[in-house]
RNA sequence: GGGCCGAUAGAUCAAUGGUAGAUCGCCACCAUGGCAAGGUGGAGGCUCCGGGUUCGAGUCCCGGUCGGUCCA
Repeated sequence: GGGCCGAUAGAUCAAUGGUAGAUCGCCACCAUGGCAAGGUGGAGGCUCCGGGUUCGAGUCCCGGUCGGUCCA
C1' cells in the first nucleotide's frame, strides 16, 4: 500500500429498510433472622464520524477514523 471482517446500553452480543432488544451488571421492591441464590419492576442508546439514496436507514451506497485478520 491492497483485500476481507468488525464498531449498537457499563460488559458480551442480537436486530427482513418500518417502535433498537437479550443476557450479565446497576437501582428499587418481595422473600430471609441476615447474606447469597430466587421472584417482580425500573433506569440506562444521538447505533464510530461525515455525506448520499429512500416516505422511512443500525441495516443500502460513497468517503473517513479506529480495531482485527490476510497478502505484498